[in-house]
């Protein structure tokens, strides 16, 4: 550089409950363990998700509806950057 053992030592921690913030989506703490060799770290690219603010439809006019939009969110969706434990085989 790159590659990945049924190796050591060790880390993370899907689903679900629970508190607590969030308008959701999600996000913190606790429990939990499907998985993970980057399931450390960054929304820079594509995705997805959500739609409060805002725009539009509708309405006499508001509200209730629907659309449409990320400045909000996922790093455990791909792809990029950047950081970094071990070391059998190939």
């Nucleotide at each position: 550089c790159a590659c990945g053992a049924c190796a050591a030592g060790g880390g993370c921690a899907a689903a679900c409950c629970c508190a607590c913030c969030g308008a959701a989506a999600g996000g913190u703490g606790g429990g939990g363990a499907c998985g993970c060799a980057a399931a450390g770290u960054c929304a820079c690219c594509g995705g997805u998700c959500u739609a409060a603010a805002g725009a539009g439809c509708c309405u006499c006019c508001a509200g209730a509806g629907c659309u449409c939009c990320a400045c909000g969110a996922c790093a455990g969706c791909g792809g990029g950057a950047c950081c970094g434990c071990c070391g059998c085989a190939a």

Model confidence (mean pLDDT): 90 of 100.
The RNA shown here (c-di-GMP-I-GGC riboswitch aptamer) has 90 nucleotides and comes from Gammaproteobacteria bacterium 13_2_20CM_66_19.
Taxonomically the source falls in Gammaproteobacteria (Bacteria, Pseudomonadati, Pseudomonadota).
It was read from a public genome assembly, where an Rfam model found it.